[in-house]
RNA sequence: GGGCCGCUAGCUCAAUUGGCAGAGCAGAGGCCUCUUAAGCCUAAGGUUGCGGGUUCGAUUCCCGCGCGGCCCA
Numbered sequence: 001g002g003g004c005c006g007c008u009a010g011c012u013c014a015a016u017u018g019g020c021a022g023a024g025c026a027g028a029g030g031c032c033u034c035u036u037a038a039g040c041c042u043a044a045g046g047u048u049g050c051g052g053g054u055u056c057g058a059u060u061c062c063c064g065c066g067c068g069g070c071c072c073a
Stems, first nucleotide, its partner, number of pairs: 001072007010025004019056001028042004049065005
């Protein structure tokens, strides 16, 4: 330098043909328990890497850029 893959909640990851952005864990509050742990309940938590484009509508499609990984040179 070229090709491919990935980037979504604090962490690990989903999201069907483009049609309401979710789960587990962690954290917060509560219940239970002699206490802790375990268990149960509730709520909160998002610039879907960044900037554009297409579209009535984009995590999803297209272009550029950034970061990470793998392969080739």
Predicted 3D model of a 73-nucleotide RNA (transfer RNA) from an Actinomycetota bacterium. It was read from a public genome assembly. The prediction has a mean pLDDT of 80.